[in-house]
Molecule: transfer RNA
Organism: Gulosibacter chungangensis
């Protein structure tokens, strides 16, 4: 330098064919249970969907550029 994949909650990851309020587990916070702790259960908080632009009535999803990470080739 070229190619491929990835980037979504604090962490690890889903998200079907573009569709109306973006989810799960863990962590955090509150509560139940217990003599108490852990475990378990219930509730709750948490998001510029990497950044910029484009297409569309509508974009996490499609297109272009850029950034960062991983892998392959040179």
């Nucleotide at each position: 330098g070229g190619g491929g994949c990835g980037u979504u909650a604090g962490c690890u990851c889903a998200g079907c064919c573009g569709g109306u309020u973006a989810g799960a587990g863990c962590a955090g916070c509150g509560g139940a249970c217990u003599c108490a702790u852990a475990a378990u259960c219930c509730g709750u908080c948490g998001g510029u969907c990497g950044c910029g632009g484009g297409u569309u009535c509508a974009a996490g999803c499609c297109c272009c550029g850029c950034a960062c990470g991983c892998c392959c080739c040179a």